[in-house]
């Protein structure tokens, strides 16, 4: 890289380095930025997706597997400005037409497979 598949409106920042861009990419808009971003290391925190563990009235004789719910931050990842910072591409339709829903494609993380 590629392929399946759940999830993406909640959360959670300091400290040193470094020096100018920077929110993947293109356009537009919005933001963050020398009062030092983005990046990198250090601490520290936030999350149950994997793992762990309890419970279970579901199709049941029991177990186990599945589903469903609690619980835990030792472990494997992952995160800690803005909805995935918004739009883009189809569709509905509300009439509020510089607006609102949906969907698809992109992405990003987990897990599983070549």
């Nucleotide at each position: 890289c590629g392929c399946u598949u759940a999830u993406c409106g909640a959360g959670a920042a300091a400290g040193g380095c470094u020096g100018a861009g920077g929110g993947a990419a293109a356009u537009g808009g919005c933001c963050c930025u020398g009062a030092g971003a983005c990046g990198c290391c250090u601490u520290g925190g936030c999350a149950a997706c994997c793992a762990c563990u309890c419970c279970u009235u579901g199709u049941u004789c029991c177990c186990a597997c599945c589903g469903g719910g609690g619980g835990u931050a030792c472990g494997g990842u992952g995160c800690c400005a803005c909805u995935u910072c918004c739009a883009u591409c189809c569709c509905c339709g509300c009439u509020g037409u510089u607006g609102g829903g949906g969907g698809u494609a992109a992405g990003a993380u987990g897990a599983g497979c070549u």

Description: This is a predicted structure of a 114-nucleotide RNA (SAM riboswitch aptamer (S box leader)) from a Flavobacteriales bacterium. Of the family's consensus pairs, 97% are formed in the model.